[in-house]
Context: one part of a larger RNA
RNA sequence: UGACGGGGGCCCGCACAAGCGGUGGAGCAUGUGGUUUAAUUCGAUGAUACGCGAGGAACCUUACCAGGGCUCGAACGUACGUUGACAGUCGCGGAAACGUGAUCUUCUUCGGACAACGUGCGAGGUGCUGCAUGGCUGUCGUCAGCUCGUGCCGUGAGGUGUCGGGUUAAGUCCCAUAACGAGCGCAACCCCCAUCUCUAGUUGCCAGCGGGUAAUGCCGGGGACUCUAGAGAAACUGCCCGUGUAAACGGUGAGGAAGGUGGGGACGACGUCAAGUCAUCACGGCCCUUACGUCCUGGGCUACACACGUGCUACAAUGGUGCGUACAAAGGGACGCAAAUCCGCGAGGACAAGCAAAUCCCAAAAAGCGCACCCUAGUUCGGAUUGCAGGCUGCAACUCGCCUGCAUGAAGCCGGAAUCGCUAGUAAUCGCAGAUCAGCUAUGCUGCGGUGAAUGUGUUCCUGAGCC
Numbered sequence: 001u002g003a004c005g006g007g008g009g010c011c012c013g014c015a016c017a018a019g020c021g022g023u024g025g026a027g028c029a030u031g032u033g034g035u036u037u038a039a040u041u042c043g044a045u046g047a048u049a050c051g052c053g054a055g056g057a058a059c060c061u062u063a064c065c066a067g068g069g070c071u072c073g074a075a076c077g078u079a080c081g082u083u084g085a086c087a088g089u090c091g092c093g094g095a096a097a098c099g100u101g102a103u104c105u106u107c108u109u110c111g112g113a114c115a116a117c118g119u120g121c122g123a124g125g126u127g128c129u130g131c132a133u134g135g136c137u138g139u140c141g142u143c144a145g146c147u148c149g150u151g152c153c154g155u156g157a158g159g160u161g162u163c164g165g166g167u168u169a170a171g172u173c174c175c176a177u178a179a180c181g182a183g184c185g186c187a188a189c190c191c192c193c194a195u196c197u198c199u200a201g202u203u204g205c206c207a208g209c210g211g212g213u214a215a216u217g218c219c220g221g222g223g224a225c226u227c228u229a230g231a232g233a234a235a236c237u238g239c240c241c242g243u244g245u246a247a248a249c250g251g252u253g254a255g256g257a258a259g260g261u262g263g264g265g266a267c268g269a270c271g272u273c274a275a276g277u278c279a280u281c282a283c284g285g286c287c288c289u290u291a292c293g294u295c296c297u298g299g300g301c302u303a304c305a306c307a308c309g310u311g312c313u314a315c316a317a318u319g320g321u322g323c324g325u326a327c328a329a330a331g332g333g334a335c336g337c338a339a340a341u342c343c344g345c346g347a348g349g350a351c352a353a354g355c356a357a358a359u360c361c362c363a364a365a366a367a368g369c370g371c372a373c374c375c376u377a378g379u380u381c382g383g384a385u386u387g388c389a390g391g392c393u394g395c396a397a398c399u400c401g402c403c404u405g406c407a408u409g410a411a412g413c414c415g416g417a418a419u420c421g422c423u424a425g426u427a428a429u430c431g432c433a434g435a436u437c438a439g440c441u442a443u444g445c446u447g448c449g450g451u452g453a454a455u456g457u458g459u460u461c462c463u464g465a466g467c468c
Stems, first nucleotide, its partner, number of pairs: 008468003012464002015459002019422005026313008034304002042053002064299007076118003080099004086093001106113002124288002127286003133282002135277003138273001140271001145184006151160003164175003190265004195233007205222002209220003236259001239253001240251004315415001319374007331362003336355002341350003381412001386407007428451007
């Protein structure tokens, strides 16, 4: 000077308390450990690994294993083609035959590609080292801190400033002050949402006017309204009252769509963990070079006594089932989205309008509401598992895809010790979309809207952090 203390003071956070819903018990999905295996490729491991890299493992991917091939290869340069018995699952091997010296030959986007030959100080390596590194990232933590210049103090390390009294979400601001200033952080500037005004009026809208229909902004027309998307306005403790030197705080104060940071996002200081990543990429060193490179077929990454994490579905009546009926937002669409019609119980199929999309389509929103049945039971709860029959994608669904129909109908009657999330349009609950993607093991992830609570204005304790 720091760090630590079952030392003290002050203070904060879903840290506790007050509440609501879960996890831990069941079945399944998924990741991990372990075990097994020819291989079950590799990495991530308290918080900060474990629905993580992976935002798509049947082949490919693929890095692993078995078997079988290639050896200047996959880069660069050049002037080479054709047929091909036979063997093989393929990659590939290959007897033999033919042609040209040119604008000829396979494909072509006319650049080139494939094949063959040649060259070289060599290519190639998901081989090792994240404890040699760059870059990127997690975490403490969106916590309020971390420093510098000059001055002053101290022999010096260093201190002061940054402490003290108040105040704040904040090293935020005020007062005081051997300090005076400044920088990185905080805040603000950026984006979205909430109100209004102006401009604009198609593909969106329809109040008034006219026309038409079984019906519909369907048509003429209109710019009012909604909306769209550009420009502005608006909120600043600005005004009032009280307290206070001030900063500021309090007010079921006014006005206002919004009030004291209006809500949300982006944004992450100096640094910590030799944290993570050599398998995104880059890169030092080391290692392999007829193999640790590369190609192919098949298998594996999907194994299964078990253990853990994260989830989904339930155990039912605030429910299940059947019929009817209403209301979103945000997205995606040409190797695409596909209406309508017809066929099929259905998954789906046939044909096909429209749409590079405020125009057409995906598209049915679901919970909700109305009526009816069920009558507390392992059930009309629950749907695992299994059998049969089908559909779709794809060269190919055995290992190992998804979906449909019929049948089957397991555990489970609210979960021990323990433990997690959440303070408002939040929790809970309900559906919708997208990326990846031929298809999909998505219950994951990232967004979107619908319905919509309870509790706490406390800091004794647990836990983490800050200042003295």
This is a predicted structure of a 468-nucleotide part of an RNA (small-subunit ribosomal RNA, 3' major domain) from an uncultured bacterium. The RNAcentral record of the full RNA draws on ENA and SILVA. Model confidence (mean pLDDT): 81 of 100.